[in-house]
């Protein structure tokens, strides 16, 4: 050069075939404790970028970006 898979919270992992983005761990914060751990309540923080399509895209279409892999 070419071809093919992956991208989703701070980690890890769901989200048929387009309809309100979530769970688990952690992180703050509160309740219990004498303090602390566990336990329970709560809250923050997300679809890898950028067009397009559509009444609606994390999901469909372009380009591009990054890792894997495989020709050459």
């Nucleotide at each position: 050069g070419g071809g093919g898979g992956u991208g989703u919270a701070a980690g890890c992992u769901c989200a048929a075939c387009g309809g309100c983005a979530a769970a688990c761990u952690g992180u703050c914060g509160c309740u219990c404790u004498c303090c602390a751990a566990a336990a329970g309540c709560g809250a923050a923080c997300u679809u890898c970028c950028a067009g397009g399509u559509u009444c609606g895209a994390a999901u469909c279409c372009u380009g591009g970006c990054a890792c894997c892999c495989c020709c050459g």
Predicted 3D model of a 72-nucleotide RNA (transfer RNA) from a Candidatus Parcubacteria bacterium.
Its Rfam family is "tRNA". It is annotated as a transfer RNA.
NCBI's taxonomy places the organism under Bacteria, Bacteria candidate phyla, Candidatus Parcubacteria.